[in-house]
Molecule: SAM riboswitch aptamer (S box leader)
Organism: uncultured Cerasibacillus sp.
C1' cells in the first nucleotide's frame, strides 16, 4: 500500500514526568496542577487470532450462540466524543439559492484485527 471484518458492549491503579490532551483541519463539547502527553510496572477487558462446548448441516468448511484467557495483536473517559460530504425526513423563508434540526440512512476519513 491492497483486500476483508468489526467499531452505541467491555475493562485502572501505582511510579517517573511536568502541560497539554481527545488522529488530522475547522467548529462544538469535554478531560487536565485533585497532575495532560509520553514512558515504565502491575492489573483488567474479551474486539480479532486461538482453544473448548453447543446449535445448524448427510458431512466438512463456513455460519450462529456461549465459555475460556496459557499464548499473538489490540484495547482499558465520553458512540470512532459530536458535526463536516450525499440523500431522506421535519422546520424557517415569497420562490430558486439558502438556513436550522435529527440516538435517520449511506459515503468518506480514521482505528483495530486477519490475510496479501
Nucleotide at each position: 500500500u491492497c483486500u476483508u471484518a468489526u467499531c452505541g458492549a467491555g475493562a485502572g491503579a501505582g511510579g517517573u514526568g511536568g502541560a497539554g490532551g481527545g488522529a488530522u483541519u475547522a467548529g462544538g463539547c469535554c478531560c487536565u496542577g485533585u497532575g495532560a502527553a509520553a514512558c515504565c510496572u502491575c492489573g483488567g477487558c474479551a474486539a480479532c487470532c486461538u482453544u473448548c462446548a453447543g446449535a445448524g448441516u448427510a458431512a466438512u468448511c463456513u455460519u450462529c450462540u456461549g465459555a475460556a484467557a496459557c499464548g499473538g495483536u489490540g484495547c482499558u473517559a465520553a458512540a470512532u466524543c459530536c458535526u463536516a460530504c450525499u440523500c431522506u425526513u421535519g422546520g424557517g423563508g415569497a420562490g430558486c439559492u439558502c438556513c436550522c434540526a435529527a440516538u435517520g440512512a449511506g459515503a468518506a476519513a480514521g482505528a483495530u484485527g486477519a490475510g496479501a